[in-house]
The RNA shown here (c-di-GMP-I riboswitch aptamer) has 84 nucleotides and comes from Blautia sp. OF03-15BH. Lineage of the source: Bacteria > Bacillati > Bacillota > Clostridia > Blautia. RNAcentral holds the sequence, with entries from Rfam. Rfam family: c-di-GMP-I riboswitch aptamer. About the family: GEMM was predicted in a large-scale screen for bacterial structured RNA regulatory elements. Model confidence (mean pLDDT): 85 of 100.
This record gives sequence, structure tokens and C1' cells, in this order.
RNA sequence: AAGAAACAAGGGCAAACCUGUUGAAAAGCAGGGACGCAAAGCCAAGGGUCUAAGGUUUGAAGACUAUGACAGCCGGUUGCCACA
Repeated sequence: AAGAAACAAGGGCAAACCUGUUGAAAAGCAGGGACGCAAAGCCAAGGGUCUAAGGUUUGAAGACUAUGACAGCCGGUUGCCACA
């Protein structure tokens, strides 16, 4: 100088589900509850996914569409502790 790699300490967040509530829905918020997470902190003007009220279309069924939503899908960005 480079590579590999723990053990800790203080803690943090909170899936499914249930109750209430907002919403057309996806989903969000609050309370309970823990599946898990070293970023499960933040970012929707990168990618991707979900919904389809309204609009377009169909004889009808249905199909398409985001101005709606998801960061616990990838991504961007910021951060706590530690070196046996």
C1' cells in the first nucleotide's frame, strides 16, 4: 500500500395481519403487531411495477391511457458505531 474479514456498544425502523380513517382504485395515515432490514434514512425530473376515476375505443364483454401510487424492486444521495 492492497485484499479478505469479524466480535461488539448505543440504539433505530417495522412485513403480513387486525381496528379506525382517506381514496374510484392502487395505496396512504393512526393504533396494535413483528416478517425481516447495516441504510427497510431521504429522493418519484433515471429505469421498472401497480391502479384506471376521467378520457379514447367496442354491439357488448373488454382493451388502451397517469395527471394517481409504490423507495421493504433496481437506482441516486446522505449517515451511526467499530479495526480484534